[in-house]
Molecule: SAM riboswitch aptamer (S box leader)
Organism: Verrucomicrobiota bacterium
RNA sequence: GUCUCAUUCAGAGUGAUUGAGGGACUGGCCCAGUGAAAUCACGGCAACCGGUUGAAGUGCAACUUCAACGUCAGGUGCUAACCAGCUCGGAACGCAGUGCGUUUCGGGGAAAAUGAGAA
Numbered sequence: 001g002u003c004u005c006a007u008u009c010a011g012a013g014u015g016a017u018u019g020a021g022g023g024a025c026u027g028g029c030c031c032a033g034u035g036a037a038a039u040c041a042c043g044g045c046a047a048c049c050g051g052u053u054g055a056a057g058u059g060c061a062a063c064u065u066c067a068a069c070g071u072c073a074g075g076u077g078c079u080a081a082c083c084a085g086c087u088c089g090g091a092a093c094g095c096a097g098u099g100c101g102u103u104u105c106g107g108g109g110a111a112a113a114u115g116a117g118a119a
Stems, first nucleotide, its partner, number of pairs: 002118007013042005021031003025085004043079003048075002050072001051069007086108010
């Protein structure tokens, strides 16, 4: 890098070095010398995996499933904020015509990200 599954709405920053970009991509919109990104240090958030406890499958062990626990911070991850992209449907307005456009609301996807697993 590819494939499968789950999740994406909530949450959580200071300092040092450095010095102009950044928010994946595109379009909006936004952040940024009152210091972007990156690196480092120390914090924090969260509960995917792991761990612990209980119950059930069995009478034990092991295993599986379910539930609880972060007063388990172990493996990862995250630590400005927001919308759209394709498609389906509703509403309002406009055009002047039976559909187009704009705005808006809702459903399902794509892409992307993170985790777990597979070849």